The RNA shown here (c-di-GMP-I riboswitch aptamer) has 98 nucleotides and comes from a Gammaproteobacteria bacterium. Its Rfam family is "c-di-GMP-I riboswitch aptamer". Gene Ontology term of the family: cyclic-di-GMP binding. Model confidence (mean pLDDT): 83 of 100.
RNA sequence: CCGGCGUCAGGGCAAACCCAUCGAAAGGUGGGGACGCAAAGCCUCCGGUCUACAGGCGCGGCGAGCAUCGUCGCACCAAGGAUAGCGGGGCUGCCGAA
Numbered sequence: 001c002c003g004g005c006g007u008c009a010g011g012g013c014a015a016a017c018c019c020a021u022c023g024a025a026a027g028g029u030g031g032g033g034a035c036g037c038a039a040a041g042c043c044u045c046c047g048g049u050c051u052a053c054a055g056g057c058g059c060g061g062c063g064a065g066c067a068u069c070g071u072c073g074c075a076c077c078a079a080g081g082a083u084a085g086c087g088g089g090g091c092u093g094c095c096g097a098a
Stems, first nucleotide, its partner, number of pairs: 006095001012037002017032006035085001041091003045088003048083003055077002058074007
């Protein structure tokens, strides 16, 4: 000096919950607050998980009506949304005991 392991010292981040705010929601942001984290720093490339405004499809109600259209409700499908503190992956990084 480099790598691995992990963590003395200096410190760092911040779960749940509460308040405010954005969002259809999941969830995000700010403040308070600490469950934890040696990358709980950054990035959705892969998988998982969460939500379903749009959209599709089925059923039912109502209105107009030649065909059919509009609107409301329920169910199902469905990320283009979310989660980096679900895992994998990529990039970067403080200290330096043994």